């Protein structure tokens, strides 16, 4: 020096549930809570999930409209992979 003992110590962060905004929804944002997490730190880059304003199509119906399929350009990194990064190293 560098491994191992090793996740040890000093921190980090913060699930669901509630409240208060947003948004069409999914989900975000605060704020309280801690399931949990050694990248649960950033980045939608690949799979994937997830919701359908908008559009298309099709039924109904005089009409307005209603319901149904189908579609991400929307979400999700605490779903899995990639890339950047990043704190300690007791005895």
């Nucleotide at each position: 020096c560098c491994a191992a003992c090793c996740g040890a110590a000093a921190g980090g962060u913060a699930a669901a549930a509630c409240c208060a905004g947003g948004g069409a929804a999914a989900c975000c944002u605060g704020g309280c809570g801690a399931c949990g997490c050694a990248a649960a730190g950033u980045c939608a880059u690949g799979g994937g999930u997830c919701u359908a304003a908008a559009g298309u199509u099709g039924a109904c119906g005089g009409a307005a409209g209603u319901c149904a399929a189908c579609c991400a350009u929307g979400a999700c990194u605490g779903c899995c992979a990639g890339a950047c990064u990043g704190c300690c190293g007791a005895a």